Overview:
The part of an RNA shown here (small-subunit ribosomal RNA, central domain) has 329 nucleotides and comes from Erythroxylum tenue. The RNAcentral record of the full RNA draws on SILVA. Rfam family: Bacterial small subunit ribosomal RNA. Its family is annotated with structural constituent of ribosome and ribosome in the Gene Ontology.
Context: one part of a larger RNA
Order: sequence, then structure tokens, then C1' cells
RNA sequence: UUGGGCAUAAAGCGUCUGUAGGUGGCUUUUUAAGUCUGCCGUCAAAUCCCAGGGCUCAACCCUAGAUAGGCGGUGGAAACUGCCAAGCUAGAGUGUGGUAGGGGCAGAGGGAAUUUUCGGUGGAGCGGUGAAAUGCGUAGAGACCGGAAAGAACACCAACGGUGAAAGCACUCUGCUGGGCCAACACUGACACUGAGAGAUGAAAGCUAGGGGAGCGAAUGAGAUUAGAUACCCCAAUAAUUCUAGCCGUAAACGAUGGAUACUGGGUGUUAUGCGUAUCGACCCGUGCAGUGUUGUAGCUAGGGAGUACGUUUGCAAGAAUGAAACUC
Repeated sequence: UUGGGCAUAAAGCGUCUGUAGGUGGCUUUUUAAGUCUGCCGUCAAAUCCCAGGGCUCAACCCUAGAUAGGCGGUGGAAACUGCCAAGCUAGAGUGUGGUAGGGGCAGAGGGAAUUUUCGGUGGAGCGGUGAAAUGCGUAGAGACCGGAAAGAACACCAACGGUGAAAGCACUCUGCUGGGCCAACACUGACACUGAGAGAUGAAAGCUAGGGGAGCGAAUGAGAUUAGAUACCCCAAUAAUUCUAGCCGUAAACGAUGGAUACUGGGUGUUAUGCGUAUCGACCCGUGCAGUGUUGUAGCUAGGGAGUACGUUUGCAAGAAUGAAACUC
């Protein structure tokens, strides 16, 4: 660069905000930069093309001519793009009234469970595994009852559901706060889209400093298993996991699918919401808008056994339709 692509073959930045740039709604006017067009100048010669001619032909050479195109000047056109000016409301935004939500930040409160600890009852095991052992226990474990403390996570509701730009977000309440959607009007009047750089944000792990440390648990130490076992299983257990402040900037950051607008069939769920209809009321029914799912028809589900056996239906028959299992690998 391509009248090639980017879910899975190479290929969509993790996500957003936004600068330059690129692109940009409807109507009228100005201008003439882009655009189109007439004419003029110029683009050395040679070369190329073409006509004629000269070397016996040709290569070669000589003479004359020409298109397209570039640049500059000048005259014209005004549909489209640009510029100027004026206007419009269908894009975009603002206002009003509602509405749903685990959206964000901060504070307060809660119960279940776990572990530890104290007291009591009690008296030999507990724990763990495929089986065991390491481990805990007569200095009284495990079990049961009562009290206390700590940290982390929030069962059921829960959904194919909600929300956020993505990462993500869920016990309850309160405060502050961002965004979305719907309805009917009013207002601004293209204010829009994308977006190189740039900025912001960005799971987990990791790093720095200070707290915290229940459970879990890389590393590590023991016990098993094993030919070995730097593993899988088991007993312990440090960092981490948690909080505050800061860094890091990566993920299969996935819908492996960039953003925006317009257009192009339906069916069936579901979330928020409007209208109509209906009702005592909630549903139902019809319809609009914004999300989020699913969906063409028939057949199939490892190789053989097998399209076989048996049964049934059908056919004069040959056969056809339906249609296994044991076993094997």
C1' cells in the first nucleotide's frame, strides 16, 4: 500500500476522560481556497511517439509535428467541500417530576461459626488415613455446660437477577456523593463523534513503613506412600491473606468480539418504567422505551458387537420400519 483482514487461523490498547488532528445535521446568503473549465506563458537539447527523407536495407542519422501531464498567470461556473453571515430543531445538552440499584467514600451496630482462655462435670483416649504414623492426652485431653477475648468472612434471601468505564461491588443502619432510566413540557441551538501524544483508573501476587494476626497457608520441619517422592495424603507452621499510608501496572484484564450513528424479520423469558384495557385489588391482555438472556429444522453422543438378536407393525415374497444387551478394547 491493497475493491485483504483482526471470536477460535497473525491481528482490538485492560478500561475510561480528553489535547492536537481527522470527520460532522437541516435551510438561505457571501466568497471562490479546494473543485470544474476557456486562453496565455513555461516545462533546454537529445530520448520516446508519429509523418516525411538520407545511408543499397536495417540499426543509425536528418527535418517537421503532436498528445497527456506539472507549474505559473488570466477570464469564467457555483452543484458539492471549505469560508462569511443569518436562521432551524430531528443530533447533543440543561431544567421539572418520578424511579430502580451489592455504584463509590466514611461512621456506627449485629448474629452464626472458628480458635484461644477461665471455671465446672467427667475419666482414657482423641485426632488423622486407603491403611497408618508423626501429633495431642492422667501435669486430666477429646466430649458436654457456663463466662471472657480475638480476628476474618457475612449462611438463607440469591436469580439465566442488579449495578459500575473496566478492574470490581452483597450482614444491617445512618451521613455525604457519582451515574443511569422513564414521563410530559419548557429552554440552549450542532454545543457532536473519534481520538496520536497526555492524564486517570486498574484483580491477584509482589515491595516499603507502621498496626493486626482467628482461620487458612507458599517456604520449611516431621510422618507416610514409593525403586526414589525435593509431590499427591497427614501433623505442625513462617511470609502472605487483614487495616492505614505509599509503590508496582500486570492477568485466559475474555464476549479471546474497539467506540459511535443509521438501517435490516420474528418467537419466547426476565429487570426498571410509561400508556391503554381490566379489576374491590393483584394478575391477565395489547402497546412504547431502556437493559439483559435464549431461540433455524432434523439427526447424533467413543471403536467393535450391530443396523445384529428378540418382540411388534407391514409386505405374496425378497425385504422394510422400529431396534437392544451381554461381552470386548

Description
Model confidence (mean pLDDT): 85 of 100.